[in-house]
Context: one part of a larger RNA
RNA sequence: CGUUGGAAAUUUGAGAGGCUAUAACUCUAGUACGAGAGGACCGAGUUGUACGGACCUCUAGUGCACCAGUUGUCACGCCAGUGGCACAGCUGGGUAGCUAUGUCCGGACGGGAUAAGCGCUGAAAGCAUCUAAGUGCGAAACCCGCCUCAAGAUGAGAUUUCCCUAUUAGACUCCAAGGAGAUGACUUGGUUGAUAGGCAGUAGGUGUAAGUAUAGUGAUAUACUCAGCCGAGCUGUACUAAUAAGUCAAUUGAG
Repeated sequence: CGUUGGAAAUUUGAGAGGCUAUAACUCUAGUACGAGAGGACCGAGUUGUACGGACCUCUAGUGCACCAGUUGUCACGCCAGUGGCACAGCUGGGUAGCUAUGUCCGGACGGGAUAAGCGCUGAAAGCAUCUAAGUGCGAAACCCGCCUCAAGAUGAGAUUUCCCUAUUAGACUCCAAGGAGAUGACUUGGUUGAUAGGCAGUAGGUGUAAGUAUAGUGAUAUACUCAGCCGAGCUGUACUAAUAAGUCAAUUGAG
C1' cells in the first nucleotide's frame, strides 16, 4: 500500500516447516525349544544415552556504573577521610539480565493406502497356481494424526462487539520508554497518566561505614553496629519529563 469507512478481539486452514532416535535391566521365564550347553518370540514395566524445545526455582558461570579488602603513585594544605591512574590496577564476593554444566518437558497412541513378503478364492490349462477377474494381511519409508507459522490464499475468507457520516470515527508524525530492536518495525504509555527518572518501602548483595570512646608504645582490637553503602528486581508515590502542535482520513459503505 492492498484487502473498498474505522477499531478491537476470536478464528477457518489452501499451503509451508518441524518431529520421527536408541540402549541396558526386570518380569513373563530359566518357560517354549534343546540330550546338554545354552536359551527365546510375543507382551508388560523401569532406568538411561544422545538429540530437541522452553525456562532460571535449585546448582554453576558471567555480571567493565554493586559491596569489601589491598599495592604503587598523584591530588584534595597536613592528620584522618576520599578521589584519579596503573588490564575493571590486583584480589574476594555478587542482584537483575543472558546462559549450561542446571530444571522441566518431548519423540505417545492410533488410522489410511502400500513395499518386499505371506495368503484366500480362482481360471486360462477338468490338475496345479497369491492373479488373469476378485479379495485379505503386511515396514522407522508415504498420507494423516502431534507441534509451529499461515487469508498478499490479490481466490486477500469467517464470526463477535463497538464507533463514524464532516459539529468526524480512526491512524500517523511527535514525545516517555522497553517484554522489542542494526535502521525501519513491534510492544507499553502520553496528565481521564505509573511510560521513564527521582523519592519511599522492600527483596537481594556486600559484610559491620564514618565519627567518637575505650584498651594497647604501636600495628590493631572492641563498643555504638546484622552497621554503612548499594545497577538493572518488586510494591507504591505525579516531584520531574511524556507539553503544545501538525498531517492524512469514508463514492454512506446496498443490489